[in-house]
This is a predicted structure of a 346-nucleotide part of an RNA (small-subunit ribosomal RNA, central domain) from an uncultured bacterium. The RNAcentral record of the full RNA draws on ENA, Greengenes and SILVA. It matches the Rfam family "Bacterial small subunit ribosomal RNA". Gene Ontology terms of the family: structural constituent of ribosome and ribosome. The coordinates come from a structure-prediction model, not an experiment, and the mean pLDDT is 88.
Context: one part of a larger RNA
RNA sequence: UUGGGUUUAAAGGGUGCGUAGGCGGCUUGUUAAGUCCGGGGUGAAAGCCCACAGCUCAACUGUGGAACUGCCCUGGAUACUGGCAAGCUUGAGUCCAGACGAGGUUGGCGGAACGGAAGGUGUAGCGGUGAAAUGCAUAGAUACCUUCCAGAACCCCGAUUGCGUAGGCAGCUGACUAGGCUGGUACUGACGCUGAGGCACGAAAGCGUGGGGAGCGAACAGGAUUAGAUACCCUGGUAGUCCACGCCGUAAACGAUGGAUACUCGCUGGUAGCGAUAUACUGUUACUGGCUUAGCGAAAGCGGUAAGUAUCCCACCUGGGGAGUACGCUCGCAAGAGUGAAACUC
Numbered sequence: 001u002u003g004g005g006u007u008u009a010a011a012g013g014g015u016g017c018g019u020a021g022g023c024g025g026c027u028u029g030u031u032a033a034g035u036c037c038g039g040g041g042u043g044a045a046a047g048c049c050c051a052c053a054g055c056u057c058a059a060c061u062g063u064g065g066a067a068c069u070g071c072c073c074u075g076g077a078u079a080c081u082g083g084c085a086a087g088c089u090u091g092a093g094u095c096c097a098g099a100c101g102a103g104g105u106u107g108g109c110g111g112a113a114c115g116g117a118a119g120g121u122g123u124a125g126c127g128g129u130g131a132a133a134u135g136c137a138u139a140g141a142u143a144c145c146u147u148c149c150a151g152a153a154c155c156c157c158g159a160u161u162g163c164g165u166a167g168g169c170a171g172c173u174g175a176c177u178a179g180g181c182u183g184g185u186a187c188u189g190a191c192g193c194u195g196a197g198g199c200a201c202g203a204a205a206g207c208g209u210g211g212g213g214a215g216c217g218a219a220c221a222g223g224a225u226u227a228g229a230u231a232c233c234c235u236g237g238u239a240g241u242c243c244a245c246g247c248c249g250u251a252a253a254c255g256a257u258g259g260a261u262a263c264u265c266g267c268u269g270g271u272a273g274c275g276a277u278a279u280a281c282u283g284u285u286a287c288u289g290g291c292u293u294a295g296c297g298a299a300a301g302c303g304g305u306a307a308g309u310a311u312c313c314c315a316c317c318u319g320g321g322g323a324g325u326a327c328g329c330u331c332g333c334a335a336g337a338g339u340g341a342a343a344c345u346c
Base pairs, nucleotide, nucleotide: 003318004317005316006315007300008299012314014201015200016199017198021194022193023192025088026087027086028085029084030083031082033081034080035077036076037075038074039073040072041071042070049065050064051063052062053061054060091191092188093187094186095184096183097182098181100179103177104176105175106174107173108172109171110154115149116148117147118146119145120144121143125136126135162169163168206247207246208245209244210243211242215241216240220236221235222234223233258313259312260311261310262309263308266291267290268289269288270287271286272285273284274283295302296301319346320345321344328339329338330337331336
């Protein structure tokens, strides 16, 4: 490479948009490039294969045949694929109506709690733990009340829920904005699927500049525990966590399951709609759960949300370690990220 694979054994790219490319619905005509059939030319010799022959046999050699699966020219066939032309509506999209949601961006507002400040009441403890101590407190703490300030997060509702491509999204409300779904079947007429490169988005942590800083809290300090305790527990506490702008580009970025389309026994929930009054029954569409038939699977399990049956496209795997390392290159302020070996060894 072929083959076989990718939920858990090695293996699905974090997600989307999309370039090239690959693949592509129904009908008619045309063409005859692919495809198929016939004819011609060529496909050196040797070798391989078959037959016969020559060395006493064989190896070896000779003669003949076959083959050389290919290429070129030419005549034809036209189902399929392709090209061209014309048309169609079921794929795809648009339009109209309706309901839906923590979808996104940006402003305003709210209450509870924690913390702080001031004032008041009040007195000896508070806090913390397995037990303690560090710590706080007669310069009046803890506790209770009143007023004020600040930052961050939004109790209940809340779900087996919803929305989003993924990351993710939750107090209330305004503005702006995106979306899928349902119903109608008015319009376009294959406009589609996938997608190497590419571009965009992308939790947390981290980085840069400037703000902010209540609580929490790496580092750090102290108190304990312990044989030790650079930990677990406790008292503090800086960065950070928050905001704006700019980077980083990773993750158990998980359903450890790429995307699209079609088909395939039933039962039972949920969400958003529609349909209706004789259809009362298994109504119907999209999404989201549980169980299960066939089938699949090494098994666990999956089972119309497939890991079943098929087709198309992309990505990836090929024994363990060395190693996601080294080197080179690209990107980055850096941290590092991406790409990614070998020797050696089992």